[in-house]
RNA sequence: GCCCCUAUAGUAUAAUGGACAGAAUACAGGAUUGCGGAUCCUGAGAUCCGGGUUCGAUUCCCGGUAGGGGCA
Numbered sequence: 001g002c003c004c005c006u007a008u009a010g011u012a013u014a015a016u017g018g019a020c021a022g023a024a025u026a027c028a029g030g031a032u033u034g035c036g037g038a039u040c041c042u043g044a045g046a047u048c049c050g051g052g053u054u055c056g057a058u059u060c061c062c063g064g065u066a067g068g069g070g071c072a
Stems, first nucleotide, its partner, number of pairs: 001071007010025002013022001018055001027043005048064005
């Protein structure tokens, strides 16, 4: 330099072009307990960036960025 794959809460992840973007874990508050742990309830938190297509994009297209792999 060229080609391929990946990018979603703190972490690991789900989502046929139509959802309030889901669940787990972690975190915060509460219940429980002599105190803690475990358990139960509640809460907050995410689509890598820019453009395009579309009535509608996490999803499709183009470019970029970052990570991984292959060739040279």
This is a predicted structure of a 72-nucleotide RNA (transfer RNA) from a Nanobdellota archaeon. NCBI's taxonomy places the organism under Archaea, Nanobdellati, Nanobdellota. RNAcentral holds the sequence, with entries from ENA. It matches the Rfam family "tRNA". By type it is a transfer RNA. The coordinates come from a structure-prediction model, not an experiment, and the mean pLDDT is 80.